Overview: Model confidence (mean pLDDT): 88 of 100. A computed fold for an 82-nucleotide RNA from a Candidatus Rokuibacteriota bacterium, annotated as c-di-GMP-I-GGC riboswitch aptamer. NCBI's taxonomy places the organism under Bacteria, Bacteria candidate phyla, Candidatus Rokuibacteriota.

Parts: sequence; structure tokens; C1' cells
RNA sequence: ACCGAUACGGGCAAACCAGCCGCGAGGCUGGGACGCAAAGCCAUGGGUCCGGCGAGUCCGCCGGAUCGCCAGGCUGCCGAAG
Repeated sequence: ACCGAUACGGGCAAACCAGCCGCGAGGCUGGGACGCAAAGCCAUGGGUCCGGCGAGUCCGCCGGAUCGCCAGGCUGCCGAAG
């Protein structure tokens, strides 16, 4: 360095509920844990979702959301086996 343990110290927080913001997808805060060895950060490529416009139905364009959808980039705790 790769790698990922019935290890150490811990960390994060799905669904759902309450409040707030947003046309909406969704986000924030608190509660709560389904899970996560990067479930830390980044919207770069793809996917999915939302709003608007156009075309008439396939679809296209613009703006937005999602990193706990996939890939990629950056950074990081610990140190068993291999």
C1' cells in the first nucleotide's frame, strides 16, 4: 500500500413521526434505527425523479433534485488474517 476482523475507540442514520422551507422532486432541525468500512466531501459521466416550454403523444430543450442508484475524483480512523 492492497485488504476488511465476533478487534479498539468510535462515527453516520433508512423508513416513519413532529416542526420549518420549497410549485414540486426534495432539503433542514429534533425524535427514531433499516442499514453503512467511507452511508465523509464533490453533481464530473450515466441513471432516476421534479418544474417549465415546445412538439402532438415516441421525444426534444432549459432549469432543478438525488452521492444511502451506478461509476469516477479528493480526503480519512484502526491494524487481525492474507
It was read from a public genome assembly, where an Rfam model found it.